Predicted 3D model of a 72-nucleotide RNA (transfer RNA) from a Myxococcaceae bacterium.
RNA sequence: CAGGGUGUAGCGAAGCGGUAUCGCGCUCGCGUCGGAAGCGAGAGAUCGCAGGUUCAAUCCCUGCCGCCCUGA
Numbered sequence: 001c002a003g004g005g006u007g008u009a010g011c012g013a014a015g016c017g018g019u020a021u022c023g024c025g026c027u028c029g030c031g032u033c034g035g036a037a038g039c040g041a042g043a044g045a046u047c048g049c050a051g052g053u054u055c056a057a058u059c060c061c062u063g064c065c066g067c068c069c070u071g072a
Stems, first nucleotide, its partner, number of pairs: 001071007010024004018055001026042005048064005
């Protein structure tokens, strides 16, 4: 420099046009003599950034940035 992949809660992932789901973790409650396990409830991501298309964008398009892989 070129090509490809990837970026979504604290962490790991799903979702790929109709307003974001799950696991672990966290908080509260039940439970226990007290804890743990287990059970119930809850908070937490405007989806890397900036534009564009659309009635509507995490999803499609363009540019940029970070990370990974391949080639030179």
Rfam family: tRNA. By type it is a transfer RNA.